[in-house]
RNA sequence: GGAGUCAGCCAGGCAAUCGCUCGGUCUCUGAUCGGGAGGAAAGUCCGGGCUCCAAAGGGUAGAGUGCCAGGUAACGCCUGGGGGGCGCGAGCCUACGGAAAGUGCAACAGAAAAUAUACCGCCCUUGUCAGGUGCUUUGCAGCUGGUCGGGGUAAGGGUGAAAUGGUGCGGUAAGAGCGCACCGCGCGGCCGGUAACGGGCGUGGCACGGUAAACCCCACUCGGAGCAAGACCAAAUAGGGAUCCGCUAAUCGUGACCCGCGAGAGGAUCCGGGUAGGUCGCUAUAGGCGUCUGGUGACGGGCGUCACAGAUGAAUGAUUGCCUCAGGGCAUUGCCCUGGACAGAACCCGGCUUAUCGGCUGACUCCCUUU
RNA sequence: GCCGGAGUAGCUCAGUCGGUAGAGCAACUGAUUCGUAAUCAGUAGGUCGGAGGUUCGAUUCCUCUCUCCGGCACCA
Numbered sequence: 001g002g003a004g005u006c007a008g009c010c011a012g013g014c015a016a017u018c019g020c021u022c023g024g025u026c027u028c029u030g031a032u033c034g035g036g037a038g039g040a041a042a043g044u045c046c047g048g049g050c051u052c053c054a055a056a057g058g059g060u061a062g063a064g065u066g067c068c069a070g071g072u073a074a075c076g077c078c079u080g081g082g083g084g085g086c087g088c089g090a091g092c093c094u095a096c097g098g099a100a101a102g103u104g105c106a107a108c109a110g111a112a113a114a115u116a117u118a119c120c121g122c123c124c125u126u127g128u129c130a131g132g133u134g135c136u137u138u139g140c141a142g143c144u145g146g147u148c149g150g151g152g153u154a155a156g157g158g159u160g161a162a163a164u165g166g167u168g169c170g171g172u173a174a175g176a177g178c179g180c181a182c183c184g185c186g187c188g189g190c191c192g193g194u195a196a197c198g199g200g201c202g203u204g205g206c207a208c209g210g211u212a213a214a215c216c217c218c219a220c221u222c223g224g225a226g227c228a229a230g231a232c233c234a235a236a237u238a239g240g241g242a243u244c245c246g247c248u249a250a251u252c253g254u255g256a257c258c259c260g261c262g263a264g265a266g267g268a269u270c271c272g273g274g275u276a277g278g279u280c281g282c283u284a285u286a287g288g289c290g291u292c293u294g295g296u297g298a299c300g301g302g303c304g305u306c307a308c309a310g311a312u313g314a315a316u317g318a319u320u321g322c323c324u325c326a327g328g329g330c331a332u333u334g335c336c337c338u339g340g341a342c343a344g345a346a347c348c349c350g351g352c353u354u355a356u357c358g359g360c361u362g363a364c365u366c367c368c369u370u371u
Numbered sequence: 372g373c374c375g376g377a378g379u380a381g382c383u384c385a386g387u388c389g390g391u392a393g394a395g396c397a398a399c400u401g402a403u404u405c406g407u408a409a410u411c412a413g414u415a416g417g418u419c420g421g422a423g424g425u426u427c428g429a430u431u432c433c434u435c436u437c438u439c440c441g442g443c444a445c446c447a
Base pairs, nucleotide, nucleotide: 001367002366003365004364005363006362007361008360009359010358012323013322014321015320016319017318018317020036021035022034023033024032025031026030038342042353043352045351046350047349048348049347050226051225052224053223057259058258059257060256062222063221064220065219066218067081068080069079070078071077082096083094084093085092086091097217098216102215103214104211105210119157120156121153122152123151124150125149127147128146129145130144131143133141134140135139165183166182167181168180169179170178184206185204186203187202188201190199191198192197230280231279232278233277240271241270242269243268244267245266251263252262253261273446274445275444287306288305289304290303291302292301293300294299324340325339326338327337328336329335330334372443373442374441375440376439377438378437381396382395383394384393390427398414399413400412401411402410420436421435422434423433424432
C1' cells in the first nucleotide's frame, strides 16, 4: 500500500422566528417554565408482564421445540462448549433426537432401487464346427478360435441423486473380507470431561443403504382471548318482530372436543331500532447512566444518581441564516447548484427478522513493497 | 391497533400422501359462409407473487418477504 474478518457507534449540527401537543405554576378566554420518535417506532414471527374468562382442574386432539451445559421473568432468544461443513487465515455457517417399533416413497435411466439380482464382460466346462501341430497316420492326442448349453464370479464397464464398506498386498480357473495391513462401521471395557463428546484398547469380517422441513416414535413445553382486553359515567329507543331449541336441564361461563366445577329459565340465529361521547387503564419501568465487584461469557450483585413522548379526525412541524458531508459545475483554494438514507410511537417490555444514503472507532488475518 | 384468508395462462378457477400443471371463456390459424356470428378442426400462451432452504427432484414441505381481500365497539 492492497484485500478481508469481527465488534461497536453516529443517523446532519447550531441559532432565530412562527406554530402543534402534554405536564407544572400563576394574577387562568391567557402568560410563563419544562418535556416531545426509532435503531429499526416496521413485519406481528416468538416470549413475558397486565386484564378478563369462578379457581386455571383432569383427559383426548392440536401446535411447537429438538447435540450438551448455562443465562433469563420467559423464549424458537443469548452465551460457552461438542460434532459436521467452508475458508491459506482472522473467522463464518449449521432444523444437529430416533431409520436393528412400524408404515410409506424413490419419476426417468438402468440387469437390478431394497428384495438381492446378473446386461456387457471375466473364468471353468459337455457337445459341435473350423484351422494349424505332433505321432505309432482311414485314427488318436493336444492347442487356438467360433457357436449352443450347463456352472462360477461381482474385480472391471455402463445407468443413476443413490448400487450391498474403501485403498493396497496376497490369494484364485476367474474372482470375492476369502486372508492380512490401514481407514471406516458395529459391539464391550478403560481413561478424560458436569455433559454433548473425545482418546486409546480389545473384539466382530461387515451383519444394519437413503428419506422423519413423509406419516410416525421418543423427550420436553403450551388453558383461551387480547387495551376494540377490562372498569366506570353519560346519552338515546319500538326493551319490537320472525324461526328454532328448552323449562323432562337446553343454554351460558368455555374462543377445538369430552369430563368436572359454577350459573341456570331462558337461550341461539336473522330482520328491525338506538348511541358511536367522556374518564380510568396510560406510562416509573425485568428503566437509563456512572462506578465497584463475581463470572471465560451471556448475565448476576452492591452503591450512587436521573426522571426521559403520551396523541385519539391522532402533536412531535415550517421558514430563514451559518456550518458540515456527498455529487456536479465554474475554475483554482474560493463561489454556485442539487441532495442528506430507511422510515415514523398508539398498553408496556425482552428477542428475532426485514429495510437502511453516508461515515467514524477499535481489534485481528492474508498478500506485496521498503527499511 | 388486533385477528383471519388468498395469490396458478389475458379473465374465472381446478390441481394431496413431492415426479416437469390442466378446464371453461378469451386469443391466433384453417374449414364452413357472398360476408359476419355461431359451429367444427387445430395451435400458441405459465420462471405457480418474489427470495432462500430441505430433497436426487418443490405449485405442493419449511423460513423470510411483497401485494390484495375480509372481520371487530357499545345499548336494548